């Protein structure tokens, strides 16, 4: 300084400590609590949509969905594909052409369609860079 991702900004209060200082005192100040922007996500009429009961219960965030093949017998492993997805031009967009890469994982708990108004919560983690060509816009410096 950038990358994926909603996961970023300004304040209050407390205050562990630190620095400077002759003294008086100054300055930053973690952990915690709080509030306000701004992004995210969730629940929640009429309308529509949707009968109703079993069955193998059913949502939900996420791009992360599906298939085949082998090994296992066990719910699972491997390995190929795949729907999707991402890769500094200071910033956002649209196209076109090569390259790389992910293609996970968790949550509710028998409950949830959409859905004004209202109501709820969330701002974490994890990392280091891809090249090329046309073009609209903004913004910043000389």
């Nucleotide at each position: 300084c950038g990358c994926c991702u909603a996961g970023u900004u300004c304040g209050g209060c407390c205050g562990a400590g630190a620095u400077c200082c002759c003294c008086c005192g100054a300055u930053c100040g973690a952990c915690g609590c709080u509030g306000g922007a701004g992004c995210c996500g969730g629940g929640g009429a009429c309308c529509c949509a949707g009968g109703u009961u079993c069955c193998u219960g059913g949502g939900g965030u996420g791009a992360a969905u599906c298939c085949g093949u082998c090994c296992a017998c066990u719910u699972g492993g491997a390995c190929g594909g795949u729907a999707g997805g991402g890769c500094a031009c200071a910033c956002g967009u649209u196209c076109u052409u090569g390259g790389c890469c992910c293609g996970a994982a968790c949550c509710c708990g028998u409950c949830a369609g959409c859905u004004c108004a209202c109501c709820c919560g969330g701002c974490a983690g994890g990392c280091g860079u891809c090249g090329a060509g046309a073009a609209c816009g903004u913004g910043a410096g000389g």

c-di-AMP riboswitch aptamer (ydaO/yuaA leader) from Mumia xiangluensis, 142 nucleotides, folded computationally. Its mean pLDDT, the model's own confidence on a scale to 100, is 81. Taxonomically the source falls in Mumia (Bacteria, Bacillati, Actinomycetota, Actinomycetes).